[in-house]
RNA sequence: GCUUGGAUAGCUCAGUUGGUAGAGCAUUCCCCUGAAGAGGGAAGGGUCGGCGGUUCGAACCCGCCUCCAAGCA
Numbered sequence: 001g002c003u004u005g006g007a008u009a010g011c012u013c014a015g016u017u018g019g020u021a022g023a024g025c026a027u028u029c030c031c032c033u034g035a036a037g038a039g040g041g042a043a044g045g046g047u048c049g050g051c052g053g054u055u056c057g058a059a060c061c062c063g064c065c066u067c068c069a070a071g072c073a
Base pairs, nucleotide, nucleotide: 001072002071003070004069005068006067007066010025011024012023013022019056027043028042029041030040031039049065050064051063052062053061
C1' cells in the first nucleotide's frame, strides 16, 4: 500500500431485507434473611466511532476519514 471483518449502555455482545435501540453481567433501590450470599422485582445509564450524502424516515444504504484485528504484498 491492497483486501476482509469490526467500532452500539461501565463490561461482553445482539439488533435478518430502513419505521419508537435491546439482552446478560455490573451499579442503585425494594422484597426475602438474625445478617450476608443466592433468588425475585424495579430503576438509572446510549446523540449507535467522526463528518457528509440518499430517503418522508438511517445503528442499518452510499462516500470520505479515525482506530482495532486478520490476510496479501